A computed fold for a 74-nucleotide RNA from a Flavobacteriales bacterium, annotated as transfer RNA. It matches the Rfam family "tRNA". Its mean pLDDT, the model's own confidence on a scale to 100, is 80.
RNA sequence: GGCUCCGUAGCAUAACUGGAUAAUGCACUAGAUUUCGGCUCUAGCGAUUAUAGGUUCGAAUCCUAUCGGGGUCA
Numbered sequence: 001g002g003c004u005c006c007g008u009a010g011c012a013u014a015a016c017u018g019g020a021u022a023a024u025g026c027a028c029u030a031g032a033u034u035u036c037g038g039c040u041c042u043a044g045c046g047a048u049u050a051u052a053g054g055u056u057c058g059a060a061u062c063c064u065a066u067c068g069g070g071g072u073c074a
Stems, first nucleotide, its partner, number of pairs: 001073007010026004019057001028044005050066005
């Protein structure tokens, strides 16, 4: 350098092949329980879906470029 796969909360994964208010677990915060803590239960917090454009009534999803990471060929 060519080809290919991936990029979604702090972490790990979903989102049914374009239609919703982007969901779940752990973590975190508060409360209940407990002598305290842990376990358990309840509630809450947290995402410009890598970036920028494009298509569309509508994009995490499709297209293009860029950035980052993995694999492969030379």